[in-house]
RNA sequence: UAUUCAUGUUGAGAGGCGAUAGGGAACUGGCCUGACGACCGCCCGGCAACCUGAUCCACAAGGUGCCAAAUCCAGCCCGCAAGGGGAACAUGAGGU
Repeated sequence: UAUUCAUGUUGAGAGGCGAUAGGGAACUGGCCUGACGACCGCCCGGCAACCUGAUCCACAAGGUGCCAAAUCCAGCCCGCAAGGGGAACAUGAGGU
C1' cells in the first nucleotide's frame, strides 16, 4: 500500500501533567464544541471483545482499538414520509 471480509444508533473521564487556538477526516451546507483550556502528547482510569490465549462457553492476561453528540447531521440512489441502500472514512482480521 492495490484489494477482500466484518463492524460502525450499545458502552466508557467533572482525573493529573505539558502545550496553546482552534476542534468535530476531507469539500460544501448546517449544527455543536473550546481560554471554566478543547484538539494534541504523556500518565492514570475506564469501555469493548476484532486477534492471541488449543476448541465451545466464560474470562479479560497479551496485541490493537475506543472513551461529546448515530461515523454529529445532510450531500448520491430509492421512497410522500418514516426509513433503506450506496460512496467516503475509521477500526480489526486477512492478502499483496
SAM riboswitch aptamer (S box leader) from a Desulfobacteraceae bacterium, 96 nucleotides, folded computationally. Its mean pLDDT, the model's own confidence on a scale to 100, is 83. Its Rfam family is "SAM riboswitch aptamer (S box leader)". About the family: The SAM riboswitch is found upstream of a number of genes which code for proteins involved in methionine or cysteine biosynthesis in Gram-positive bacteria. Lineage of the source: Bacteria > Thermodesulfobacteriota > Desulfobacteria > Desulfobacterales > Desulfobacteraceae. It was read from a public genome assembly, where an Rfam model found it.